Molecule: Bacterial small signal recognition particle RNA
Organism: Nocardia sp. NRRL S-836
């Protein structure tokens, strides 16, 4: 130095378990300073119609509550694979 074996350790990948963390999921949630749709009423028009648009209704934002089903995150005496490092033993070769 090589072959073989054992032990330890590091990394990567995929899975499993746990946590409940969330940008994930469900729900609530705006008189107006969000959107959609706009009764009434208002404005324009000879009229047909049009315009802006409050309430109500609907959807959501900030936020709040519930939850791990999905998605991500975290963890390790978790399973397997691949790669790296260290130590020891053995065979053999060289100096």
């Nucleotide at each position: 130095g090589u072959c073989g074996g054992a032990c330890c350790u590091c990394g990567u990948g995929c899975g499993g378990c746990a946590c409940a963390c969330a940008u994930c999921u469900c729900g609530c949630g705006a008189a107006c300073c969000u959107c959609c749709c706009c009764a009434g009423g208002g404005c324009c028009g000879g009229a047909a119609g049009g315009c802006a648009g409050c309430a109500a209704g609907g959807a959501u934002a900030a936020g709040c509550g519930g939850g791990c089903u999905c998605u991500g995150g975290u963890g390790g005496g978790u399973g397997c694979a691949c790669g790296g490092g260290g130590u020891c033993c053995c065979c053999u070769u060289u100096u």